This is a predicted structure of a 105-nucleotide RNA (SAM riboswitch aptamer (S box leader)) from a soil metagenome. Of the family's consensus pairs, 97% are formed in the model.
[in-house]
RNA sequence: UCUCAUCAAGAGAGGUGGAGGGAAACGGCCCGAUGAAGCCCGGCAACCCGCCUGCGAUUGCGCAGGAAGGGUGCCAAUUCCGGCGGAACUAUCCGCGAGAUGAGG
Numbered sequence: 001u002c003u004c005a006u007c008a009a010g011a012g013a014g015g016u017g018g019a020g021g022g023a024a025a026c027g028g029c030c031c032g033a034u035g036a037a038g039c040c041c042g043g044c045a046a047c048c049c050g051c052c053u054g055c056g057a058u059u060g061c062g063c064a065g066g067a068a069g070g071g072u073g074c075c076a077a078u079u080c081c082g083g084c085g086g087a088a089c090u091a092u093c094c095g096c097g098a099g100a101u102g103a104g105g
Base pairs, nucleotide, nucleotide: 001105002104003103004102005101006100007099012041014040015039016038020031021030022029026082027081028080042075043074044073047071048070049069051066052065053064054063055062056061079098083096084095085094086093087092
C1' cells in the first nucleotide's frame, strides 16, 4: 500500500501511579484528585491457529454449532459527534468516504 470481513452488544466499587485523557489535526461535547495516561492483575469478545460435536463430501475439505488453550484485539459515551450524496426534512433511515481491528497478498 491492496483485498475481504466487522464496528448500536459485551468487559473490575482491584493494585500501582500521579495529570491528564477520549487514535491523529481542527471544532464540538464529554471523562478526570469521589483520582486521568501508563504498568500489573482481572475481565469481554471470538477474527486467526489448534481442539470438540454433528452433517455432507472424501485425501483431510466444506457447512453448522461448541469450548475458550495459543496469537491479536478490546474493556465511558454508535467508531462520543463532526465529511459527501439520497429519502424524510424537528429527532430518523440508507449508501459512500474516513478511521479502527482482524485475516490474507